[in-house]
The prediction has a mean pLDDT of 84.
The part of an RNA shown here (large-subunit ribosomal RNA, domain I) has 490 nucleotides and comes from a soil metagenome.
It matches the Rfam family "Bacterial large subunit ribosomal RNA". Its family is annotated with structural constituent of ribosome and ribosome in the Gene Ontology.
Context: one part of a larger RNA
């Protein structure tokens, strides 16, 4: 070196309990009646997790369900249960202390009052309740009193105020990047916009919002880098109204329908052989509105569980509809310090440009339907609409979140950081960073006793098992490396 056995060692290989990506439904909030998120308790019991809150792995009612049951978690004790538990749904009780945190104050989970009442003869103490702050309303003896609502927290989508840089221009300063990120306000389940003082062009269209084209066109641009529409045109979805209050919408009730929150039923195979075991194999049946999917000792339409079609709620919940109340739109009658215009500036695809159009910080200032905007400077024709008041569903965004289905996704070093006590262990003053770590076996049958040994190592028999060369460092068991025994070679 080789060849044999072994150790060690975890690749690979088959798993799948966890992802990940979408679809089709539902929900789109919670919260002073005290949320999110925690702190400390709470078990016959050391930690952890998960459930609970001093009624503390839990108490009550209702209502399914029917045989065990005391989470994870496999032992022992000690209990509960056909007089219906455990469990699953619906509705309540109970819910320390912290935290908007709300009596005051703190260095969260702690400290300290006051005000009524009870407790007592009295102090004291101890129990219950109640005491912030805005902000509208009523009331006021003007000190306050009571009444209602806010606050916070939550993934992204929306809607206003603020609003950068790097970058690109092959530096760079106008431009870009970008109204991007980020900050701050406010709302919904959807926001926001919306019923023409709108386009169009000599025909006509008819709120608004999303898609396709129009089209990388027309412009616009240190005419550079770049930005970048609109008419029309086809689609989705369509709804229209109010201001001498109509319609509607928001809440309560009542009534009907549906639908959801536990389930209830649910067809049809046998023998033989091979096996540890049969769903495999042969013969030979049989159900299908079930041959989707899972389990079961190997691969099961007819074992189990479910699957198609059916049916079901004492009690909650939600959606339609339709009846009634009350609020609301709303100090409202057609819009003036308003259109317009100057000066400064923003938006508009338009960088001031021939520059309309729209908002406006300063300063001016109109008609009043015989009026009056607009039609990309201006004017005259025509054409078309009626600003300065309000509401207004759907087609569209989007998912922290339930359910149900999928996939030429992943498969334990992938897929999520996280399959497993994981945002755990740890690291850092701290914002923050952050992992490792799945598999016995069909069933623990988890190896009684025996011996060796200091042994609660460890091993030899032995036993159980299909297997122990599956024995808990447990499926498979590769490489490197290491030992031993044999050989060869230097």
């Nucleotide at each position: 070196c080789g060849u044999a056995u072994g150790g060690c060692g975890g690749a690979u290989g088959c798993c799948u309990a966890g992802g990940c990506u979408u679809u089709c439904a539902g929900a789109g909030g919670c919260g002073a009646u005290g949320a999110a998120g925690g702190a400390c308790g709470u078990g016959a019991u050391a930690a952890g997790c998960u459930g609970c809150g001093a009624u503390a792995a839990g108490c009550u009612u209702c209502g399914g369900g029917g045989a065990a049951u005391g989470g994870c978690a496999c032992a022992u004790a000690c209990a509960u249960u056909u007089u219906g538990a455990u469990c699953c749904g619906a509705a309540g009780a109970u819910u320390u202390c912290c935290g908007a945190a709300u009596g005051g104050g703190a260095c969260a989970a702690c400290c300290c009052a006051c005000u009524a009442u009870g407790u007592u003869g009295a102090a004291g103490g101890c129990a219950u309740a109640g005491u912030a702050u805005c902000u509208c309303g009523u009331c006021u003896u003007c000190g306050g009193a009571c009444g209602a609502g806010a606050g916070g927290c939550a993934a992204a989508c929306c809607c206003g105020g603020g609003g950068a840089a790097c970058u690109g221009a092959a530096a760079c300063a106008u431009c870009u990047a970008a109204g991007u990120a980020c900050c701050c306000g406010g709302a919904g389940g959807a926001a926001a916009a919306g019923a023409a003082a709108u386009c169009a062009a000599u025909u006509g269209a008819g709120a608004u919002u999303c898609c396709g084209u129009a089209a990388g066109u027309a412009g616009u641009g240190g005419c550079g880098a770049g930005c970048g529409a609109a008419c029309g045109c086809g689609g989705a979805u369509u709804a229209g109204c109010c201001c001498u209050a109509a319609a509607g919408c928001a809440u309560a009730u009542a009534u009907a329908a549906g639908u959801u929150u536990a389930g209830u039923a649910g067809a049809a195979u046998a023998a033989c052989c091979u096996g540890g075991a049969a769903a495999g194999g042969u013969u030979a049946a049989c159900c299908g509105u079930a041959g989707a999917g899972g389990g079961u000792g190997a691969u099961a339409g007819u074992c189990c569980u479910g699957u198609a079609a059916a049916c079901g709620a004492a009690a909650g919940g939600c959606u339609u509809a339709u009846a009634u109340a009350u609020g609301u739109u709303a100090u409202a009658a057609c819009g003036a310090g308003u259109a317009a215009g100057g000066c400064g500036g923003g938006a508009c695809a338009c960088g001031u440009g021939a520059a309309a159009u729209c908002c406006u910080g300063u300063u001016u200032g109109a008609a009043u339907a015989u009026g009056g905007g607009g039609g990309g400077a201006c004017c005259a024709u025509c054409c078309u609409c009626c600003a300065a008041g309000g509401c207004u569903a759907a087609a569209u965004a989007c998912u922290c979140c339930u359910g149900a289905a999928a996939g030429a996704c992943c498969g334990a070093u992938a897929g999520u950081g996280a399959a497993c006590u994981a945002g755990u262990a740890c690291u850092g003053u701290g914002a923050a960073g952050g992992a490792a770590a799945g598999g016995u076996g069909a069933a623990a049958a988890g190896c009684a006793c025996u011996u060796c040994g200091a042994a609660u190592a460890g091993a030899a028999g032995g036993g159980u098992g299909a297997a122990a060369g599956a024995g808990a460092a447990c499926c498979u068991g590769a490489a490197a490396c290491c030992a031993u025994a044999c050989g060869c070679u230097u």